[in-house]
Context: one part of a larger RNA
Molecule: large-subunit ribosomal RNA, domain II
Organism: Spirochaetia bacterium
RNA sequence: GCCUGCGAGUUACGAUAUGCAGCGAGGUUAAGGAAUAGAAGUUCCGGAGCCGUAGGGAAACCGAGUCUGAAUAGGGCGCCAUAGUUGCAUGUCGUAGACCCGAAGCCAAGUGAUCUAGUUAUGAGCAGGUUGAAGCUGCGGUAAAACGCAGUGGAGGACCGAACCCUAGUCUGUUAAAAAAGGCAGGGAUGACUUGUGACUCGGAGUGAAAGGCUAAACAAACUUGGAAAUAGCUGGCUCUCCCCGAAAUGCCUUGAGGGACAGCCUCAUCAAAAUCUCUACGAGGUAGAGCACUGGAUGGACUAGGGGGCGUCACAGCCUACCAAACCCAAUCAAACUCCGAAUGCGUAGAGACAACUGAUGGGAGUGAGACUGCGGGCGACAAGGUUCGUAGUCGAGAGGGAAACAGCCCAGACCUUCAGCUAAGGUCCCAAAUUAUCGCUAAGUGUAAAAUGAUGUGUGAUUGCGAAGACAGCCAGGAGGUUGGCUUAGAAGCAGCCAUUCCUUAAAAGAGUGCGUAAUAGCUCACUGGUCGAGUAAUGAUGCGCAGACAAUGUAACGGGGCUAAGCGAUAAACCGAAGCUAGGGAAUCAUGUAUUGCUUGCAAUAUAUGGUUGGUAGGGGAGCAUUCCAUAGACCGAAGAAGGUGUACUGUAAGGUAUGCUGGAGGGAAUGGAAGAGAGAAUGCAGGU
Numbered sequence: 001g002c003c004u005g006c007g008a009g010u011u012a013c014g015a016u017a018u019g020c021a022g023c024g025a026g027g028u029u030a031a032g033g034a035a036u037a038g039a040a041g042u043u044c045c046g047g048a049g050c051c052g053u054a055g056g057g058a059a060a061c062c063g064a065g066u067c068u069g070a071a072u073a074g075g076g077c078g079c080c081a082u083a084g085u086u087g088c089a090u091g092u093c094g095u096a097g098a099c100c101c102g103a104a105g106c107c108a109a110g111u112g113a114u115c116u117a118g119u120u121a122u123g124a125g126c127a128g129g130u131u132g133a134a135g136c137u138g139c140g141g142u143a144a145a146a147c148g149c150a151g152u153g154g155a156g157g158a159c160c161g162a163a164c165c166c167u168a169g170u171c172u173g174u175u176a177a178a179a180a181a182g183g184c185a186g187g188g189a190u191g192a193c194u195u196g197u198g199a200c201u202c203g204g205a206g207u208g209a210a211a212g213g214c215u216a217a218a219c220a221a222a223c224u225u226g227g228a229a230a231u232a233g234c235u236g237g238c239u240c241u242c243c244c245c246g247a248a249a250u251g252c253c254u255u256g257a258g259g260g261a262c263a264g265c266c267u268c269a270u271c272a273a274a275a276u277c278u279c280u281a282c283g284a285g286g287u288a289g290a291g292c293a294c295u296g297g298a299u300g301g302a303c304u305a306g307g308g309g310g311c312g313u314c315a316c317a318g319c320c321u322a323c324c325a326a327a328c329c330c331a332a333u334c335a336a337a338c339u340c341c342g343a344a345u346g347c348g349u350a351g352a353g354a355c356a357a358c359u360g361a362u363g364g365g366a367g368u369g370a371g372a373c374u375g376c377g378g379g380c381g382a383c384a385a386g387g388u389u390c391g392u393a394g395u396c397g398a399g400a401g402g403g404a405a406a407c408a409g410c411c412c413a414g415a416c417c418u419u420c421a422g423c424u425a426a427g428g429u430c431c432c433a434a435a436u437u438a439u440c441g442c443u444a445a446g447u448g449u450a451a452a453a454u455g456a457u458g459u460g461u462g463a464u465u466g467c468g469a470a471g472a473c474a475g476c477c478a479g480g481a482g483g484u485u486g487g488c489u490u491a492g493a494a495g496c497a498g499c500c501a502u503u504c505c506u507u508a509a510a511a512g513a514g515u516g517c518g519u520a521a522u523a524g525c526u527c528a529c530u531g532g533u534c535g536a537g538u539a540a541u542g543a544u545g546c547g548c549a550g551a552c553a554a555u556g557u558a559a560c561g562g563g564g565c566u567a568a569g570c571g572a573u574a575a576a577c578c579g580a581a582g583c584u585a586g587g588g589a590a591u592c593a594u595g596u597a598u599u600g601c602u603u604g605c606a607a608u609a610u611a612u613g614g615u616u617g618g619u620a621g622g623g624g625a626g627c628a629u630u631c632c633a634u635a636g637a638c639c640g641a642a643g644a645a646g647g648u649g650u651a652c653u654g655u656a657a658g659g660u661a662u663g664c665u666g667g668a669g670g671g672a673a674u675g676g677a678a679g680a681g682a683g684a685a686u687g688c689a690g691g692u
Base pairs, nucleotide, nucleotide: 001692002691003690004689005688006687011096012095013094014093015092016091017090018089019088020087021086022085023084026051027050028049032045033044034043035042036041055062056061065077066076067075068074099237100236102234106227107226108225109224110223111222117201118200119199120198121197122196123195124194125193126191128160129159130158131156135152136151137150138149139148140147164188165187166186169184170183171182172181203219205215206214207213240626241625242624243623244622245621250263251262253260254259264368265367266365267364268363269362270361271360272359276354277353278352279351280350281349282348283347289341290339291338295335296334297333299331300330301329304325306324307323308321309320310319311318371396372395373394374393375392376391377390378389379388380387401412402411403410416588417587418586419585421584422583423582427578428577429576430563431562432561436575437574438573439572440571441570442569448565454549455548458546459545460544461543463541464540465539466538467537475533476532477531478530479529481506482505483504486500487499488498512527516525517524589616590615591614592613593612594611595610596609597608598607599606600605601604627681629678630677631676632675633674634673638670639669646665647664648663649662650661651660652659653658
C1' cells in the first nucleotide's frame, strides 16, 4: 500500500413547536396499594400535585377590574370572551462527556540516585624514563656567621610517555556494526587523579568547579496511577437512494476580528391579500456638466491707496520711478469640503395596461457573517499592483455546455431523461479541424502575428495657397558689373574675424556694401538675381487611412495554437454555410397550477385517472418520499434434506437505494405482509485490529 472486520447526533430528565390519538371548561394522575399464575406484565384503586378556566399590584390587598394618584381626573396593564390538557412520535434547545478521535498542560497520592550529580565509609590502580627543591655530610670561607663548591638526598596539582581517564578538531557512519560508535590526530596520566563495593540526598524537590546540566535511552519541573471521557471559539472525520426549493461571505455590538448575539438573505407551516414591468401625470433632490453671482485659489492689463528706491534748501512740502502692490475695473481661468445654474439615470405617490406567482405577517429549522474577478463611478496608492477600500451591475462562488490554443471570475448560453433529426448564438469557414464564395479598396511591413515620446520626399484619400504656354520647377549654356579695398577696427580685414550704418548711388535683362566654401590678406569657386535652351506641371502647408524606424534576456524557434499565408492580412458590401447540453421536432418521467371524471368519508377535503399550461443546474442549508440491515408481535402461521441462510454465476425487472427467479456450491435454518424497536448502511478520520 491493498483486503476483511470494527468505527462517529445516543440516552435520561426538562422546555418548546408540529403531527396523530383520548377527553374537553376541563384534562391528568405521582408515590403507593389491591387483584391476577410470581418480582415480568395487565387491570382497578389512589386527586396529593400540576396545567387551564382572571387579572392588576413590589406587597398587603382588591377583583372584571386593578395599579399609580388627593382624585369619582388622566394614563399603564387587563375584561367585554374562548380551548385546554394528557400520552405517543418527530424537529430543535437546555443540563449532563452529549456526534467521534486529538493536546500541550493543572492537581493529588505514590515509585525511583542499579543511569547520572554531589557526599560519605571502606578497598583497589597508576610500565618505563627524566629533572633533582628543602634538609644533611665534607671541604673552602668568616672573629663567629653569612656565603661558595662537591657529594648525599628525593620534593613537585614538576617533565616525557603506556595502562587508565578524557574529547576542543576532522573523516566515516546517519533505513548505522552502534537509539552517540569507529578511524586519524589530541589532553591528563602522584592527583581538585581514576576506579570497585556499601550507604545518604528527589519532584517546585534534590544535586550541580553553573551547561538549565543531571535525577534509569525522556527534564524550564521525572515516572506511575487517579481527578478524567480535563478543556480545545482549533484541525481532521461522520456510513443508503430519489424528489422540491435554495443562500451568505453584509450592517450593528462584542478582550471582538478565522468565534459569537441581533438584523439581512434560504426553507417549511399557517394566514393575509398583493408584487414586478411598461406608459402617463405629479413630486423631492443638488451629482455629471457648466459657471464665477458667493467662499477661496491663480494669470495678464488698466487704474491707483500704501510701501521701497532716487531727487529735493534744515524741516515740511513737492517731483520722478522699466520696483513691490491692497481695493475697484477689464480680459481669461481653477475648486471634494465654491454654486447664479443644472441634467440623464435612480427614488416616491397616483392611474391605466401587461405579465404571471410574486409579496407581507406570525411561528418551526437553518446556514452565512475569510469572498474573487470583470465593466462603470470614487477614496487611498505613484490617475502602480492579480494592491486596498466603498458604491453599482454581472459572472464565479454553488454553473455543466460552445468560444477565447490551454485558461473559476471574459464572450455566448442556464444541463429532467432519451433520439445516428432540424435551426441558430458567441465564434468561425486553406490543412490540422465541422463550414466560403463574389465585388470594391488599402497594406509590401510577414505589418497582420506585442509598445511610447520622437523622427522620416513610404504610400492611398480629400483640402488650402503660391508659380506656370506672356513658358513655371529641375537640369544645361551665359551673365552675376562699376563707385569700392563702404566707414571703423586691425599687422592685415578687400562682400564673407569683429563693430557701424536712412546697407547708398550708377550701368543695366540682371547682379546683396553680399548665401556659403576658400586666402595671412588678396585671388579663386559659388549663391541670390537675369537672359537663353527645354516643354508641362511644379512648390509649400495642414487633415486623414494603412505602413517604417525607435524595438535588448536569460534550456529551444517561442509575441498567429502549429503548418503555412501576399491573402488564408486590414476596411467595406452581398449571399451562403458550420457551430452549444440554447431553440425546435419525436418518445418518456417527476412536480406545480387550473379544469373534468370516478371513488372514499369527519360535505369540503383526500386519493386515482385524464386534459392544458408552466417548471425540473445547484454547495452550505430547509422540506418531502422511499430502499436495505438486526431484533420483536401476529407466528407452533408459512417455506425448508425433493435442500434454508451464506457463497458464486446467469436471466429478468424498478427512476434509484434495490427486487425476483434460477444453475453450481453449501448443509439447517429462513420468515411474506402489516405494525413495533434500533449497537440500522463506510472510502477517506497521518482512524483501530487482523491478514498479506